[in-house]
Transfer RNA from Bacteriovorax sp. UBA1852, 72 nucleotides, folded computationally. Its Rfam family is "tRNA". The prediction has a mean pLDDT of 83.
RNA sequence: GCGGGAGUAGCACAGUGGUAGUGCGCCACCUUGCCAAGGUGGAGGUCGCCAGUUCGACCCUGGUCUCCCGCU
Numbered sequence: 001g002c003g004g005g006a007g008u009a010g011c012a013c014a015g016u017g018g019u020a021g022u023g024c025g026c027c028a029c030c031u032u033g034c035c036a037a038g039g040u041g042g043a044g045g046u047c048g049c050c051a052g053u054u055c056g057a058c059c060c061u062g063g064u065c066u067c068c069c070g071c072u
Stems, first nucleotide, its partner, number of pairs: 001071007010024004018055001026042005048064005
């Protein structure tokens, strides 16, 4: 330099055009003599960044940044 993959909540990930979700973690409450386990509820997101397409973009297109793999 070229090609491919990945980037979404604190962490691990799902979501392939129509209200952004799950598990763990965090907070409150319930349960228990206490802890753990269990139950209920809650908080937390400019979906890496910038532009484009579209009535509408996490999703499609272009550029760009970071990480991983391969080729030269």